This is a predicted structure of a 94-nucleotide RNA (Glycine riboswitch aptamer) from a marine eukaryotic metagenome.
Of the family's consensus pairs, 89% are formed in the model.
The RNAcentral record of the sequence draws on MGnify.
It matches the Rfam family "Glycine riboswitch aptamer". Its family is annotated with glycine biosynthetic process in the Gene Ontology.
Model confidence (mean pLDDT): 78 of 100.

RNA sequence: CUGCGGGAGAGACUGGGCCGGGGCUGUGGGUUGGCUGCCGGGCCGGCGCCGAAGGUGUAUUGCCCCGACAAACUCUCAGGCAAAAGGACUGCAG
Numbered sequence: 001c002u003g004c005g006g007g008a009g010a011g012a013c014u015g016g017g018c019c020g021g022g023g024c025u026g027u028g029g030g031u032u033g034g035c036u037g038c039c040g041g042g043c044c045g046g047c048g049c050c051g052a053a054g055g056u057g058u059a060u061u062g063c064c065c066c067g068a069c070a071a072a073c074u075c076u077c078a079g080g081c082a083a084a085a086g087g088a089c090u091g092c093a094g
Stems, first nucleotide, its partner, number of pairs: 001094006011047001013046004018041004022036004048081003054077001055075001057073001061068001
């Protein structure tokens, strides 16, 4: 590196548009239209939270200067908070 397995944490939170579906209205029937405390998707925000992609910072190395250097600790930039996916790390085989 490849294949097959294991693999944690934290709101299926919330506001506003948009799109699709469902439902309702309306009609003799249908279409257009209108409504929607329902369902789904994505967009722009809000509050709360998590650390195990990646990234930041940190011990020590006799003293001073310069430089270098760690993690599962730290921060939470990024990422994530049903399932799925992802996933540090890890078992077996090649």